[in-house]
Context: one part of a larger RNA
RNA sequence: CUGGGCGCAAAGGGUGCGUAGGCGUCCUAUUAAGUCAGAUGUGAAAUCCUAUGGCUUAACCAUAGAACUGCAUUUGAAACUGGUAGGAUAGAGUUCAGGAGGGGUAAGUGGAAUUAGUGGUGUAGGGGUAAAAUCCGUAGAUAUCACUAGGAAUACCAAAAGCGAAGGCGACUUACUGGAAUGAUACUGACGCUGAGGCACGAAAGCGUGGGGAGCAAACGGGAUUAGAUACCCCGGUAGUCCACGCCCUAAACGAUGAAUGCUAGUCGUUGUGAUGCUCUGACAUUGCAGUGAUGCAGCUAACGCAUUAAGCAUUCCGCCUGGGGAGUACGGUCGCAAGAUUAAAACUC
Numbered sequence: 001c002u003g004g005g006c007g008c009a010a011a012g013g014g015u016g017c018g019u020a021g022g023c024g025u026c027c028u029a030u031u032a033a034g035u036c037a038g039a040u041g042u043g044a045a046a047u048c049c050u051a052u053g054g055c056u057u058a059a060c061c062a063u064a065g066a067a068c069u070g071c072a073u074u075u076g077a078a079a080c081u082g083g084u085a086g087g088a089u090a091g092a093g094u095u096c097a098g099g100a101g102g103g104g105u106a107a108g109u110g111g112a113a114u115u116a117g118u119g120g121u122g123u124a125g126g127g128g129u130a131a132a133a134u135c136c137g138u139a140g141a142u143a144u145c146a147c148u149a150g151g152a153a154u155a156c157c158a159a160a161a162g163c164g165a166a167g168g169c170g171a172c173u174u175a176c177u178g179g180a181a182u183g184a185u186a187c188u189g190a191c192g193c194u195g196a197g198g199c200a201c202g203a204a205a206g207c208g209u210g211g212g213g214a215g216c217a218a219a220c221g222g223g224a225u226u227a228g229a230u231a232c233c234c235c236g237g238u239a240g241u242c243c244a245c246g247c248c249c250u251a252a253a254c255g256a257u258g259a260a261u262g263c264u265a266g267u268c269g270u271u272g273u274g275a276u277g278c279u280c281u282g283a284c285a286u287u288g289c290a291g292u293g294a295u296g297c298a299g300c301u302a303a304c305g306c307a308u309u310a311a312g313c314a315u316u317c318c319g320c321c322u323g324g325g326g327a328g329u330a331c332g333g334u335c336g337c338a339a340g341a342u343u344a345a346a347a348c349u350c
Stems, first nucleotide, its partner, number of pairs: 004321003007304001012318001014201004021194003025088007033081002035077008049065006091191001092188003095184003103177007110154001115149007125136002162169002206247006215241002220236004258317006266295012278282001299306002323350003332343004
């Protein structure tokens, strides 16, 4: 390479958009590049194969045939693939209608709580723990009442629930804005799927500049525990956490399950939106489409389990795997302010 694989054994790219490329609905006509059939030429000899013969046999050798699966030219076929022309509407998209939603960005507003400050009441403790101590407090703490300030997060609602490509998104209001579902069928007429490179987004931590800083809290300092305790527990506490702009680009970025299309028993929930029915307006019943859960058949699976949201049956395209360690390391390249990221070996060893 062939072959086999990728939920958990090695293996799905973090996610999307999309270039090249690969693949692609139905009908009619045409073409004849691929495809198929025939003919001609060529395909050196030797070798291989078949037959016969020659050395006593064999190896070996000779003769004849076949073959040389290829290439070129030419004559035809027209189902399939491709090309061209025309048409269609089931894929895809546009339009319209009423709705759902923590989708995104910006601005504004609210209440609870923590902390701090000021003032009032009030007096000896408070706090913390398994127990303590460090710590706070007669310079009046803790408790309680009023007011003020500031920052961060939004209890209940809350759910197997919703939205988003993923990361993720949760008080309320307003403005701007993306997407999806349902229904109507009016329009376009294959405009589609995937996607190497590329571009964009990408939790937390971290970095740069300038703000902000209530609570929490790496580092750090104390108090305990302990043989020790660079920890677990306690008292403090700085970066950071927050905002703006710019970087970083990684995660158990997980459904450990790439995207798309078609097909293949059911049953019970739930969300959105239609249709129909009625003991006619209900917290109703039946049913369609789209999502999201539970259970379960066929089938699959090493088993666990998956099972119309497939890990079933098929097709298309991309990514990835090939014994463990060395190693996701070294070197080199690219990117980055740095931290580092990415690409990615070998010796050696079992």